The RNA shown here (transfer RNA) has 74 nucleotides and comes from a Lachnospiraceae bacterium.
Model confidence (mean pLDDT): 82 of 100.
Its Rfam family is "tRNA". The family's RNA type in Rfam is transfer RNA. From the family's description: Transfer RNA (tRNA) molecules are approximately 80 nucleotides in length.
RNA sequence: GGCUCCGUCGUCUAGUCGGGAAGGACGCUACCCAUUCAAGGUGGAAAUGUCGGGUUCGAAUCCCGUCGGAGCUA
Numbered sequence: 001g002g003c004u005c006c007g008u009c010g011u012c013u014a015g016u017c018g019g020g021a022a023g024g025a026c027g028c029u030a031c032c033c034a035u036u037c038a039a040g041g042u043g044g045a046a047a048u049g050u051c052g053g054g055u056u057c058g059a060a061u062c063c064c065g066u067c068g069g070a071g072c073u074a
Stems, first nucleotide, its partner, number of pairs: 001073007010026004019057001028044005051065004
């Protein structure tokens, strides 16, 4: 250099035949329970999806570019 794949809440990740306030686990947090802590129960906050553009009524999802990462190859 060429080819392939990946990039989503603080962390790990689901969704990738386009459509409902983007779901779950851990963590964080409020309350309940409890003599206290932990555990347990109920709720809450937290991602406009690497970034920029295009297609579309509508894009995490399709297309182009870009940045970062992984693998293969000369």
The organism belongs to Lachnospiraceae, within Bacteria.